The RNA shown here (c-di-GMP-I riboswitch aptamer) has 95 nucleotides and comes from a Deltaproteobacteria bacterium.
[in-house]
């Protein structure tokens, strides 16, 4: 340097849930808590997935009509690194 994670040691992270804060939501921060994790460290670059504030729509419906708010549909510039790939850094041990 490459590759692997059977046994071991030092340690590390922390799902669900609860409290609280941020957010339109998805989701995230902090504390408690451990389902799991050898990169469950870091990065939204690619694909997937989640959400739809804003924007758009021959849509529905209210309205004399316009405006406008409501419902429905589309949409990420919002998320997810504990969905996978990729990038990057790294502990211990085997080969």
């Nucleotide at each position: 340097g490459c590759u692997c994670g059977a046994a071991a040691a030092a340690g590390g992270c922390a799902a669900a849930u609860c409290a609280u804060c941020c957010g339109a939501a998805a989701g995230g921060g902090u504390g408690a808590g451990a389902c799991g994790c050898a990169a469950a460290g870091c990065c939204a670059c690619u694909g997937g997935c989640c959400u739809a504030a804003g924007u758009c729509c021959u849509g529905a419906a209210c309205u004399u009509a316009u405006u406008g708010a409501u419902c429905g549909g589309a949409u990420a510039a919002g998320g997810u690194a504990g969905c996978a790939g990729g990038g990057u850094u790294g502990c211990c041990g085997g080969g």